[in-house]
RNA sequence: CAAGUCGAACGCUGAAGCCCUCUUGCUUGCAGGGGGGUGGAUGAGUGGCGAACGGGUGAGUAACACGUGAGUAACCUGCCCCUCACUCUGGGAUAAGCGCUGGAAACGGCGUCUAAUACCGGAUACGACCGCUUCCCGCAUGGGGUGGUGGUGGAAAGGGUUUUACUGGUGGGGGAUGGACUCGCGGCCUAUCAGCUUGUUGGUGGGGUAAUGGCCUACCAAGGCGACGACGGGUAGCCGGCCUGAGAGGGCGACCGGCCACACUGGGACUGAGACACGGCCCAGACUCCUACGGGAGGCAGCAGUGGGGAAUAUUGCACAAUGGGCGCAAGCCUGAUGCAGCGACGCCGCGUGAGGGAUGACGGCCUUCGGGUUGUAAACCUCUUUCAGUCAGGACGAAGCCUCUGGUUUUUGCUGGGGGUGACGGUACUGUCAGAAGAAGCACCGGCUAACUACGUGCCAGCAGCCGCGGUAAUACGUAGGGUGCAAGCGUUGUCCGGAAUUAUUGGGCGUAAAGAGCUCGUAGGUGGUUUGUCGCGUCUGCUGUGAAAACCUUCCGCUCAACGGAAGGCGUGCAGUGGGUACGGGCAGACUAGAGUGCAGUAGAGGAGUCUGGAAUUCCUGGUGUAGCGGUGGAAUGCGCAGAUAUCAGGAGGAACACCGGUGGCGAAGGCGGGACUCUGGGCUGUUACUGACGCUGAGGAGCGAAAGCAUGGGGAGCGAACAGGAUUAGAUACCCUGGUAGUCCAUGCCGUAAACGUUGGGCACUAGGUGUGGGGUCCAUUCCACGGAUUCCGUGCCGUAGCUAACGCAUUAAGUGCCCCGCCUGGGGAGUACGGCCGCAAGGCUAAAACUCAAAGGAAUUGACGGGGGCCCGCACAAGCGGCGGAGCAUGCGGAUUAAUUCGAUGCAACGCGAAGAACCUUACCAAGGCUUGACAUGCGCCGGAUCGAUGCAGAGAUGUGUUUUCCCUUUGGGUCGGUGUACAGGUGGUGCAUGGUUGUCGUCAGCUCGUGUCGUGAGAUGUUGGGUUAAGUCCCGCAACGAGCGCAACCCUCGUCCUAUGUUGCCAGCACGUCAUGGUGGGAACUCAUGGGAGACUGCCGGGGUCAACUCGGAGGAAGGUGGGGAUGACGUCAAAUCAUCAUGCCCCUUAUGUCUUGGGCUUCACGCAUGCUACAAUGGCCGGUACAAAGGGUUGCGAUACCGUGAGGUGGAGCGAAUCCCUUCUAAAGCCGGUCUCAGUUCGGAUCGUAGUCUGCAACUCGACUACGUGAAGUCGGAGUCGCUAGUAAUCGCAGAUCAGCAAUGCUGCGGUGAAUACGUUCCCGGGCCUUGUACACACCGCCCGUCAAGUCACGAAAGUUGGUAACACCCGAAGCCCAUGGCCUAACCAGGCUUGUGUCU
Repeated sequence: CAAGUCGAACGCUGAAGCCCUCUUGCUUGCAGGGGGGUGGAUGAGUGGCGAACGGGUGAGUAACACGUGAGUAACCUGCCCCUCACUCUGGGAUAAGCGCUGGAAACGGCGUCUAAUACCGGAUACGACCGCUUCCCGCAUGGGGUGGUGGUGGAAAGGGUUUUACUGGUGGGGGAUGGACUCGCGGCCUAUCAGCUUGUUGGUGGGGUAAUGGCCUACCAAGGCGACGACGGGUAGCCGGCCUGAGAGGGCGACCGGCCACACUGGGACUGAGACACGGCCCAGACUCCUACGGGAGGCAGCAGUGGGGAAUAUUGCACAAUGGGCGCAAGCCUGAUGCAGCGACGCCGCGUGAGGGAUGACGGCCUUCGGGUUGUAAACCUCUUUCAGUCAGGACGAAGCCUCUGGUUUUUGCUGGGGGUGACGGUACUGUCAGAAGAAGCACCGGCUAACUACGUGCCAGCAGCCGCGGUAAUACGUAGGGUGCAAGCGUUGUCCGGAAUUAUUGGGCGUAAAGAGCUCGUAGGUGGUUUGUCGCGUCUGCUGUGAAAACCUUCCGCUCAACGGAAGGCGUGCAGUGGGUACGGGCAGACUAGAGUGCAGUAGAGGAGUCUGGAAUUCCUGGUGUAGCGGUGGAAUGCGCAGAUAUCAGGAGGAACACCGGUGGCGAAGGCGGGACUCUGGGCUGUUACUGACGCUGAGGAGCGAAAGCAUGGGGAGCGAACAGGAUUAGAUACCCUGGUAGUCCAUGCCGUAAACGUUGGGCACUAGGUGUGGGGUCCAUUCCACGGAUUCCGUGCCGUAGCUAACGCAUUAAGUGCCCCGCCUGGGGAGUACGGCCGCAAGGCUAAAACUCAAAGGAAUUGACGGGGGCCCGCACAAGCGGCGGAGCAUGCGGAUUAAUUCGAUGCAACGCGAAGAACCUUACCAAGGCUUGACAUGCGCCGGAUCGAUGCAGAGAUGUGUUUUCCCUUUGGGUCGGUGUACAGGUGGUGCAUGGUUGUCGUCAGCUCGUGUCGUGAGAUGUUGGGUUAAGUCCCGCAACGAGCGCAACCCUCGUCCUAUGUUGCCAGCACGUCAUGGUGGGAACUCAUGGGAGACUGCCGGGGUCAACUCGGAGGAAGGUGGGGAUGACGUCAAAUCAUCAUGCCCCUUAUGUCUUGGGCUUCACGCAUGCUACAAUGGCCGGUACAAAGGGUUGCGAUACCGUGAGGUGGAGCGAAUCCCUUCUAAAGCCGGUCUCAGUUCGGAUCGUAGUCUGCAACUCGACUACGUGAAGUCGGAGUCGCUAGUAAUCGCAGAUCAGCAAUGCUGCGGUGAAUACGUUCCCGGGCCUUGUACACACCGCCCGUCAAGUCACGAAAGUUGGUAACACCCGAAGCCCAUGGCCUAACCAGGCUUGUGUCU
């Protein structure tokens, strides 16, 4: 600031201007003043209209508040329109004003004057109202008539005009508009709200209202509402519409429009046509402000604006020019309604940020396999364009109208011309000029869903994340960059709603096992219902009428340059109401029928139920007899019972409970359940018949009844069994399993409880849809002389198998989980939880009903493949058993752990690391440590520059590396080349990290017999089949069968070696026969027989015979044979497992070091030593030690080598050097050793055992101190056969004995790899331990039992509770106080007009 206006209702005020007159000053026409007239501005007041509209908000409201459709014969309506009739005559006040006066103020008080369209009389008036009467009409109440008659009450106002206008007022009727009231229907959640109600429901009389009505009141009656959800609680303004959706729906109710409600909170009335009134009044309350403390003022959910709250929402703008509203005759005034502007990418729409050419594919960035790729025609550059922004200029429509002036026409209102004025937006839209690519691109994302990938950084950190999930050193997932993708003046995020979600399923789901059928039956309401006739027309179908506001939405056009936006026409608005018609179906009414259902009659089976009586067997107890030492019990025992006579046995007795055989996937019952026998009472089923009723049926929310076991109450009973309890065992413990006892209970009667895996985990009823085979109860037919069997068929029940179909699969399958109909119950992720609270039931225990907070991303079903099992079946292996010998005890050796250290380099860690890498650590090796050096390097390649040779020899210093000297010295077509050195640069180098980035290699399961594929078939699928089954094998070896048929990698065989024979050859090997020779020896001639060697062949295949077996595979026995059933041994290791081992053999990605983590050197260390472990050697002795004699191998090695004869030494060894690159020589004359023969020792720490130590040596080697081996002499430790436990081995094996080799200067070797000699025992067997194979079964396991997983506890945190109390809110009930206000009653006071009276005729006054 948003509500004022009217002087054409009224009195007062009386400005400017104009006219007349008087006067002052003086520059004589100017200025000022006074008076009068005119004029009418302005101000407050009386009066009228408006202020109830417009504008805001959604607190309340679950309601006739709203929507829709009706009704009012039960109503009102100012201004407006039409119409009829009027507007006569009087009266007295009052505000303003003036005077006095109170108060701080707000605001008053008294006196006095005055006007009206203010107020009040009188007259007249009707169609108003009332009584009586009459006519007409209506569904009822009732309505209408300028019908009649009688009565009652009540009207008016003027203003204005040069006097023609016009306007106002009163009464009546009608219309329009607006409102009021009533009714049908419709739209939220909650039953853990089930009963609510006393003005309550109705009536009569009265009051009140515009009007109906308990709206109010007096009296009377006792009603009214409710599972079709009353009452209560919670939430909420309703609708047109908006969002979403294919639709049905779901969510919402901003903007625009209709209605309602509200106006600081609560209450109230006044005025008025209209309010119980947003910018009126009164009261109460809270709050704010003023105050002189006495009192006052206020209400932005109007427009702006401020504060607060909040994640968040704008200018204290312009204008009444337009549209509309109020007042006015009008001009006009008012209008934060409205029209515009401002702010905000908040939304929608449109436009721009340039276009064409342009490859050396520029620079830069990023990546790289280093070649290149990509950014990318992108840029630069060339040629153009100028929208938008900028500059300058022009410049609207919106103005129809209204006002004013002036014409025409008309009786007037009016109609029709012309001129002028009137624009907030706005100098805006729009148009033109100028210049120049000039001024104008961001955001998100790039693991999958989902379009788009690389590098670096980080290293389960930092972080991401919608879901799955990503990140622990190679991250397309984090952060950054490059590149890409998607949108674009926007892009992402968050929140909400719908969708996808058939995930509340009406359209459109389910309930055997995933969540889900009530424990069962009866039955109320309800739902649903057989055949047929008639009727009605409620549902249903159809035509028409009214309504379903406008806007919105859809279609077609049109206007802004397009679009958004706006306009026009049509549609939509699925609804409601009325009306005409149709009658098949559903329904109502009336009638009929018999196929459903029930009754009757005749039979029939049964553990159906209740009660009474009764029987035998058995257990226990009691009495008596016989009889003696145990019984009982267990896996084994013990507690217990027993010499006071048990157990056992015989006889008699008592008592309680349960009923063997029959007995049966047999029967009955609704389910729970029911079992000796007899009797009584009683329910139901089935079969047959078709006499009767005539749809009486089905289901069944609530309701009622029945309902195992356990439990509870009262009273009985109590043999056996037996929770609790006691004792004994078991065990780490054992509040258990086992044993001995034993109380409640189990039994009976009566009452309660009301639940179970009350299960077929499958509600009830009806109908339909292949069969086969049992069994229980009936009927009929055939057959039979009869009975009994038998066969066929039919009805009812109860099982199994199986087709179609169904099912996620498993499975179901005429007893459906199939196909349909009807009804009921129940489900909606897991946990919390069938719990809490509330209610109901119960004596209690507890039951029924039944959530939420919070939390998880799953929980679950069925099936598959594996793995696992103190599941099952079959089978194998030195796996056990049967044996032999060891280890574990001792000493030593070697390796490992640990400790130590400057360093004790590193790796290997159950089997499958630990005499392992290492088939050789004194230096070296060597990787470690200390110290001393070097820095393009100890080593490789390339390039640039410089220099001379390098190499060798040698002196000095030094621990050495090295440093520093001396000396000598290349080629040639001399610009140089090779080579070497120096310097510089690329680079070298790394036994540094990662074996969890890798290749290669290896171990292991395991030389176990397995592992797979193609095609086909089966299964929705994962998968299965084949590969399983019956036999058999060492073997997935083979045979047979089979929806499988084939194939591959494995097995076996082929290869090597040993064993027999044949053959060829015959030196270096051999020597039978013939010779020669020697002390002796194939020594020699010779031989080619034998052995042997080297080649090549043969042989063994279940081939033959017999038994068994499926006329099979095969197996058992036998013959022959050197060898017999893979002849022995070796090599050979399927698919895969263990993130097994190795970056230190080698190779290699990435990371790291670069005067050092590289490299050289000297010395040290890897060799330490309270200890623990592993693998070995030697022993503990007489099957032996020692001494002497004596016999017989195989396989290897040798030139930096093996090294003979000979000599020396006790010996290790030395001297020496023949022979030999080896079937020749040597080790090694091949001496083997154990063996054999003889001797000695005589059971002891020894003549066992040899550790340790001392001394002296030998050898290798630059060098034996740390730290070698060996020899000799001396010394002579532990140890007398080894606890628990544990290892190897099935035949030329174990055991035992020696020999050789690799590595190697030497050697820590007792190790390893080979060789031969001697040479056993035992295996009943597969129950058990370990490992493995196949089939099957269970599984909540799948990093797969070293799995998974439960509960307590600790700390912290979250959610929900309890808690002495404290506080706020809501609702209800009872009572008290009680404002304003309205109504009534009764007083007091006041009073113009009115009335009555008095006095008076006055300008009257008094009561």

Small-subunit ribosomal RNA from a Micrococcales bacterium, 1407 nucleotides, folded computationally. Model confidence (mean pLDDT): 83 of 100. The source organism's lineage runs through Bacteria, Bacillati, Actinomycetota, Actinomycetes and Micrococcales. RNAcentral holds the sequence, with entries from ENA and SILVA. Rfam family: Bacterial small subunit ribosomal RNA.